[in-house]
RNA sequence: AGACCAUCCAGAGCAGCUGAGAGAUCUGGCUCGACGACGCUGCAGCAACCUCGCCCACGAAGGUGCUACCGCCAGAACCGAUGGAGG
Numbered sequence: 001a002g003a004c005c006a007u008c009c010a011g012a013g014c015a016g017c018u019g020a021g022a023g024a025u026c027u028g029g030c031u032c033g034a035c036g037a038c039g040c041u042g043c044a045g046c047a048a049c050c051u052c053g054c055c056c057a058c059g060a061a062g063g064u065g066c067u068a069c070c071g072c073c074a075g076a077a078c079c080g081a082u083g084g085a086g087g
Base pairs, nucleotide, nucleotide: 004084005083006082007081008080013043014042015041016040017039021032022031023030025076026075027074028073029072044067045066046065048064049063050062051060052059053058071079
């Protein structure tokens, strides 16, 4: 990396740098963006899965992860993302 299992209508932002696109891909829409999006970094936060306390709930925040919009909507596709176990 591929395969397997599970989940994806909840939750959670500020600053610095950068400077034009971004929302995985394609198509059609829609939304965000120089009142600085997206990305990187710092700190903060959330609590999806694992972990721990408890073992229903609830709590913690150690490991990953995440912090616009139902995976933004629809169709297509060996679709995408996240976690876990095993390797």